[in-house]
RNA sequence: UACUCAUCGAGACCGGCUGAGGGACGGGCCCUUUGAAGCCGGGGCAACCGGGGCACGCGCGCUCGCGCGCAGCCCAGCGGUGCCAACUCCUGCGGACCCUCGAACAGGGAUCCGAGAGAUGAGCG
Numbered sequence: 001u002a003c004u005c006a007u008c009g010a011g012a013c014c015g016g017c018u019g020a021g022g023g024a025c026g027g028g029c030c031c032u033u034u035g036a037a038g039c040c041g042g043g044g045c046a047a048c049c050g051g052g053g054c055a056c057g058c059g060c061g062c063u064c065g066c067g068c069g070c071a072g073c074c075c076a077g078c079g080g081u082g083c084c085a086a087c088u089c090c091u092g093c094g095g096a097c098c099c100u101c102g103a104a105c106a107g108g109g110a111u112c113c114g115a116g117a118g119a120u121g122a123g124c125g
Stems, first nucleotide, its partner, number of pairs: 001125001003123006013042005021031003025092004043084003048080003051075004057070006088117001093114004097109004
């Protein structure tokens, strides 16, 4: 860095250094000198992977008793990551519904669905 899969309405902050930006991008709306981003130290949240237990299902393979893969529930938080304003802050594309309009087009909306984008993890090249 490409691809695949899963998840994204919950949760979790202090100190030091420093000093103007930050929330991916565009629009909006926010946060920020009562200190942004970054770095360092400590703390915490969660449970994706590794770990432990229960249960014992499905698929595949064969040397027919095993092996491999996938799936369920629970525990811990030791290891690998991640995260600690706002739903992924909202939205961007398509559709449903409602409103404006005589209708269409177009525009708008507190709602809903899907896609896209993004983030994180795991796998693979």
Source information: This is a predicted structure of a 125-nucleotide RNA (SAM riboswitch aptamer (S box leader)) from a Gemmatimonadota bacterium. Its mean pLDDT, the model's own confidence on a scale to 100, is 81. The source organism's lineage runs through Bacteria, Pseudomonadati and Gemmatimonadota. It matches the Rfam family "SAM riboswitch aptamer (S box leader)". From the family's description: The SAM riboswitch is found upstream of a number of genes which code for proteins involved in methionine or cysteine biosynthesis in Gram-positive bacteria. Its family is annotated with regulation of gene expression in the Gene Ontology.